Predicted 3D model of a 105-nucleotide RNA (SAM riboswitch aptamer (S box leader)) from an uncultured Chloroflexota bacterium.
Rfam family: SAM riboswitch aptamer (S box leader). From the family's description: The SAM riboswitch is found upstream of a number of genes which code for proteins involved in methionine or cysteine biosynthesis in Gram-positive bacteria. The SAM riboswitch acts at the level of transcription termination control. The predicted structure consists of a complex stem-loop region followed by a single stem loop terminator region. Gene Ontology term of the family: regulation of gene expression.
RNA sequence: UACUCAUCCAGAGCGGGCGAGGGAACGGCCCUAUGACCCCCGCAGCAACCCCCGAAGCGUCGGGAAGGUGCUAACUCCGGCAGGCGCAGCCUGCGAAGAUGAGCG
Numbered sequence: 001u002a003c004u005c006a007u008c009c010a011g012a013g014c015g016g017g018c019g020a021g022g023g024a025a026c027g028g029c030c031c032u033a034u035g036a037c038c039c040c041c042g043c044a045g046c047a048a049c050c051c052c053c054g055a056a057g058c059g060u061c062g063g064g065a066a067g068g069u070g071c072u073a074a075c076u077c078c079g080g081c082a083g084g085c086g087c088a089g090c091c092u093g094c095g096a097a098g099a100u101g102a103g104c105g
Base pairs, nucleotide, nucleotide: 001105003103004102005101006100007099008098013043014042015041016040017039021031022030023029026079027078028077044072045071046070048069049068050067051064052063053062054061055060076097080094081093082092083091084090085089
């Protein structure tokens, strides 16, 4: 980094450093000098996947957190199409793009 598959309505952060934007892109709408985001240090947590234990017997379920990744504002923050409704909006399904993991190049 290409492809394939699965999942993304739940869950989980503080302290110090840095110093201006950030939330992928676009438009909204939010976060942010009461110091955000990224990154660095320290300690902690969550449990999406691999993994460990048990059940089931193959469509899975429950538990765990030693290890590998990951994650710890807002539904992936919302926005596209179709349908429905009590129609300033809300709900359901399916998408686009994205993120994470596993596999295989």